[in-house]
Context: one part of a larger RNA
RNA sequence: UGACGGAAGGGCACCACAAGGAGUGGAGCCUGCGGCUUAAUUUGACUCAACACGGGGAAACUUACCAGGUCCAGACAUAGUCAGGAUUGACAGAUUGAGAGCUCUUUCUUGAUCCUAUGGGUGGUGGUGCAUGGCCGUUCUUAGUUGGUGGAGUGAUCUGUCUGGUUAAUUCCGAUAACGAACGAGACCUCAACCUGCUAAAUAGUUCUGCCUUCUCAAGGUACAACUUCUUAGAGGGACUUCCAAGGCUACUUGGAGGAAGCCUGAGGCAAUAACAGGUCUGUGAUGCCCUUAGAUGUCCUGGGCCGCACGCGCGCUACACUGACGCAGGCAACGAGUUCCUUGGCUGAAAAGUCUAGGCAACCUCCAAACUGCGUCGUAGUUGGGAUUGACCCUUGCAAUUCUUGGUCAUGAACCAGGAAUUCCUAGUAAGCGCAAGUCAUCAGCUUGCACUGAUUAAGUCCCUGCCCUUUGUACA
Numbered sequence: 001u002g003a004c005g006g007a008a009g010g011g012c013a014c015c016a017c018a019a020g021g022a023g024u025g026g027a028g029c030c031u032g033c034g035g036c037u038u039a040a041u042u043u044g045a046c047u048c049a050a051c052a053c054g055g056g057g058a059a060a061c062u063u064a065c066c067a068g069g070u071c072c073a074g075a076c077a078u079a080g081u082c083a084g085g086a087u088u089g090a091c092a093g094a095u096u097g098a099g100a101g102c103u104c105u106u107u108c109u110u111g112a113u114c115c116u117a118u119g120g121g122u123g124g125u126g127g128u129g130c131a132u133g134g135c136c137g138u139u140c141u142u143a144g145u146u147g148g149u150g151g152a153g154u155g156a157u158c159u160g161u162c163u164g165g166u167u168a169a170u171u172c173c174g175a176u177a178a179c180g181a182a183c184g185a186g187a188c189c190u191c192a193a194c195c196u197g198c199u200a201a202a203u204a205g206u207u208c209u210g211c212c213u214u215c216u217c218a219a220g221g222u223a224c225a226a227c228u229u230c231u232u233a234g235a236g237g238g239a240c241u242u243c244c245a246a247g248g249c250u251a252c253u254u255g256g257a258g259g260a261a262g263c264c265u266g267a268g269g270c271a272a273u274a275a276c277a278g279g280u281c282u283g284u285g286a287u288g289c290c291c292u293u294a295g296a297u298g299u300c301c302u303g304g305g306c307c308g309c310a311c312g313c314g315c316g317c318u319a320c321a322c323u324g325a326c327g328c329a330g331g332c333a334a335c336g337a338g339u340u341c342c343u344u345g346g347c348u349g350a351a352a353a354g355u356c357u358a359g360g361c362a363a364c365c366u367c368c369a370a371a372c373u374g375c376g377u378c379g380u381a382g383u384u385g386g387g388a389u390u391g392a393c394c395c396u397u398g399c400a401a402u403u404c405u406u407g408g409u410c411a412u413g414a415a416c417c418a419g420g421a422a423u424u425c426c427u428a429g430u431a432a433g434c435g436c437a438a439g440u441c442a443u444c445a446g447c448u449u450g451c452a453c454u455g456a457u458u459a460a461g462u463c464c465c466u467g468c469c470c471u472u473u474g475u476a477c478a
Stems, first nucleotide, its partner, number of pairs: 001478002006473008016462002020426005027318003031314004035309002043054002065304005071298001076119005086113001089108002092105003123292002126290003132286001134280003137276003144183003148179002150159003162174001164173002188269005194237002198234004204228004209223005240262001242257006320419001324378007336367003341360002345356004385416001390411005432454002435451005
């Protein structure tokens, strides 16, 4: 000095608690991990910081694994063989999963491209992340880190970087042997909120006046004109504790005002120093070394596997119903995407789907809602709750659907009556409910990332538990 341990005192955090909400843990199913099994069930990762993670939804490919079968894409150098031919390719039959001349039989073809040997390369989802780069994660979302000059000490080192108050903050006030600085925090960047002020708009609309449809109103279509409130998006503005009150010496705190917004406005991004033998050689034509390199760990092809099931654990979905299920009717988004794509409309069909047209390379066309609301039926039953499991049929994607790709119809109708110990997440347009879009994608979401719609209860505190930071103390330890 302090990554450790004992003790004391402060401060902080819904990856802590308290007050609560939704749960998970129990059931069925989906999915990841282990185990077991297997030719193979490829593999990494295992407390937070592995386990719906590897953007990992694998039918082939992917693919690394298994059973088999081809090919050389073995540069270059040296030596050999060799134009009296180094070598290449091949019908048919046998062989083979195979219309692989792979091999064999049989001969033809080719013409210095190759072949043989040695050296040396090349390739490798082979090994080593404990040889590395880069990237990421984490310590660590907290407030921390450093040097110059000066001062103290023999020195390591300390001071600066602090008794106190304050802040989300080493943020400030102040104190002061320190002074003046740097990184981090903040500022900054992006998105969301406001602008009747500017610039505009037949790819957005509004208003007025006509015309058409309609018995009329409403609503819809269309034309002229004017405009930019709504919509879009450029330039800008706007908030700074501004004002008032109270408490404070100050920094600031609490309440109120005006205001679209109020004290860090909300949500993200970025993010110091020092580390970890954290993850990744399976992202890379980043890469050392080792291994292998033609009977290949290279590469391609066929088939299988990654999906296997006495079992254990994790993320989830669906439920256990009446605040509900079912039927009919009504009505409302945002993000985003689209030419091998999004598909309107018409017709056929119970549906899934098919077919004929048509629009869109997009503010133009399309994908496009659900919970919800109204009215009925059901009536507390393992029931019209629940929808697992299984049978049959039909369609679709794809070369291919069996180990059921999805989807539809009919039938079947399991557990489940709110879940023990334990445990997760969360403070406002948040939790929860509800769907939609995108990613992956030929097909396939119970996943992830976003987006809107409906929209609570309960704190506004504490250090009791779990952890983190600081200070003091004491000594053992490095």